Annotation: Predicted 3D model of a 386-nucleotide RNA (Bacterial RNase P class A) from a Burkholderiales bacterium. RNAcentral holds the sequence, with entries from ENA. Rfam family: Bacterial RNase P class A. It is annotated as a ribozyme.
[in-house]
RNA sequence: GAAGCUGGCCAGGCAGUCGCUGUGCGCGGAACAAACCGGACAAGGCAACUUGUCCGUGCCGCGCAUAGAGGAAAGUCCGGGCUCCACAGGGUAGGGUGACGGGUAACGCCCGUCCGCCGCGAGGCGAGGAACAGGGCCACAGAGAACGAACCGCCGAUGGCCGGGGGUAACUCCGGAUCAGGUAAGGGUGAAAAGGUGCGGUAAGAGCGCACCGCGUUCGCGGUAACGCGAAUGGCACGGUAACCUCCACCCGGAGCAACACCGAAUAGGCAAGCGUUGACGCGUCCCGCCGAGCUUGCGGGUAGGUGGCUUGAGCCGGCCAGCAAUGUCCGGCCCAGAGGAAUGGCUGUCCACGACAGAACCCGGCUUACCGGCCAGCUUCACCU
Numbered sequence: 001g002a003a004g005c006u007g008g009c010c011a012g013g014c015a016g017u018c019g020c021u022g023u024g025c026g027c028g029g030a031a032c033a034a035a036c037c038g039g040a041c042a043a044g045g046c047a048a049c050u051u052g053u054c055c056g057u058g059c060c061g062c063g064c065a066u067a068g069a070g071g072a073a074a075g076u077c078c079g080g081g082c083u084c085c086a087c088a089g090g091g092u093a094g095g096g097u098g099a100c101g102g103g104u105a106a107c108g109c110c111c112g113u114c115c116g117c118c119g120c121g122a123g124g125c126g127a128g129g130a131a132c133a134g135g136g137c138c139a140c141a142g143a144g145a146a147c148g149a150a151c152c153g154c155c156g157a158u159g160g161c162c163g164g165g166g167g168u169a170a171c172u173c174c175g176g177a178u179c180a181g182g183u184a185a186g187g188g189u190g191a192a193a194a195g196g197u198g199c200g201g202u203a204a205g206a207g208c209g210c211a212c213c214g215c216g217u218u219c220g221c222g223g224u225a226a227c228g229c230g231a232a233u234g235g236c237a238c239g240g241u242a243a244c245c246u247c248c249a250c251c252c253g254g255a256g257c258a259a260c261a262c263c264g265a266a267u268a269g270g271c272a273a274g275c276g277u278u279g280a281c282g283c284g285u286c287c288c289g290c291c292g293a294g295c296u297u298g299c300g301g302g303u304a305g306g307u308g309g310c311u312u313g314a315g316c317c318g319g320c321c322a323g324c325a326a327u328g329u330c331c332g333g334c335c336c337a338g339a340g341g342a343a344u345g346g347c348u349g350u351c352c353a354c355g356a357c358a359g360a361a362c363c364c365g366g367c368u369u370a371c372c373g374g375c376c377a378g379c380u381u382c383a384c385c386u
Stems, first nucleotide, its partner, number of pairs: 001382010012351007020068010036058001037056008070357001074368002077366005082256004094252005099113005114128001115126004129247002134245002136241003151187002153183003158180003161176006195213006214236001215234008260308004270299006277293003281289002315334005321328002352355001
């Protein structure tokens, strides 16, 4: 210098002007029932806190100050907090996870390690338990896809057959690939073909024998473990598929902030009490009883509406320590959108490298997907120079 690998960071800047939402302060106005919020006091409690009483100004307008989307706010795919409902225990169904060890509130996430595959390498990828518990499947091609097959081949030692020779005969020799038969070397098919390579061996072959490799079993050593290394031994012993059913081990109750909680009109229902009203019924004119209507008062549920939940949190930044790391303890500092028909924007000027994907809606931890570009750190390979 070129080509890469891994991890982290940024996501147009500045100025002016007009707006929007939250918060604080000031001024003016309206309304003043409660919840809720804030403050004070009292009581109870070890405390967190709870209950009661009182006060306010929370609303609207104006002015000033200040803060105001993301690395993914997204997909809603996992895990948790929170809320309500359900729940003795056990089993079944259903769903999920799956090497080993660790981290965590938890996870299907993360870290480290192992094994397999890919890459010259830095590194990357892997749902990575069990196929002698059982069932199923293995398309096409191919002879054959599994209680060990034979298409083309090879052989035909052995027993026949055919031809020829020898011998009196029993029999024997040579040839043929003709029958039975042997074989799994080689060819061919396939994602996969019954351990691989070589030597010996044989009629031809074959773990038939041997050496090395692979595999199984046993033992020893190292490691927390997965696993690795070594030795002995078995001639090899039953292909693949479990993101097919299944088996084994472990985990899982449901719904979701439109959860849920509090306050609560007007109108119309409901319940209770009362009455100088009224109707029916009880032999019924009065009293009395009972059932309704009407009126008055009180209570209660619920609707509109309002309020809380709502952002101080497994929070962010810095540092020490423990740990290979993920992460955790401790110390110091900080407060960083909170709307709710839903704000975070428009315009102008200027500069540059000319600006991608994209917009919070209860909150976190992850994963995945989208994305113009730029910067930093560590590392690898190649080339050149000293």